RNAcentral holds the sequence, with entries from Ribocentre.
c-di-GMP-I riboswitch aptamer from an Acidobacteriota bacterium, 95 nucleotides, folded computationally.
The organism belongs to Acidobacteriota, within Bacteria.
It matches the Rfam family "c-di-GMP-I riboswitch aptamer". Rfam describes the family as follows. GEMM was predicted in a large-scale screen for bacterial structured RNA regulatory elements.
The model forms 95% of the base pairs in the Rfam consensus.
Formats: sequence, C1' cells, structure tokens
RNA sequence: CACCGAUAACGGCACCCCCGUAGCGAUGCGGGUUCGCAAAGCCAGGAGUCUCGAAUCUUCAAUGCGGAGUUUUUCGAGAUCGUCCGGCUACCGAA
Repeated sequence: CACCGAUAACGGCACCCCCGUAGCGAUGCGGGUUCGCAAAGCCAGGAGUCUCGAAUCUUCAAUGCGGAGUUUUUCGAGAUCGUCCGGCUACCGAA
C1' cells in the first nucleotide's frame, strides 16, 4: 500500500413511524426516533423499482373533438445510492 473485517478501540450514520415544510407526484429537507449499516460517505454511469406527461392498445360516447381501463407497449421528464452493479473518497488494524 492492497485485500480483508474482529465479542478490538475511538467514533459515525439513522429504517419504520410522528411533527413541520417544499413538490401535481414519486420523494426531498428540518426536528424527534433508532430497524439496522464496515462505507447506510459521495456520484444518477448501467440496470431495477416508483412518479408525472404524451402516444399506443382496448372500450364508451359522438349535432362529437371528450371519458374510462388491464396501466399492455413505447418515448420524454423526474425520483430512489438504506434495490443491485459500477466509479470516487475514507477511520481503525486482530486473524
């Protein structure tokens, strides 16, 4: 230095939920909380999942220009790093 992660040490973060707040929404932020985490630090590059919009498909209506739906398939925008892969950085030092 790399790999690795112990009934080690100093510490760190903070699920669900509650309150407030921003957002159409997924969700984010602040406070409380503490399920857990050896990267549960950061990055939206690849994938998954979720939201919004449009189209497609099916269907209803039609002196109509709309409505509904398995949200099927596609595209665009967004969210999620505590879903996974990947990248970057990092405390300690037993086997």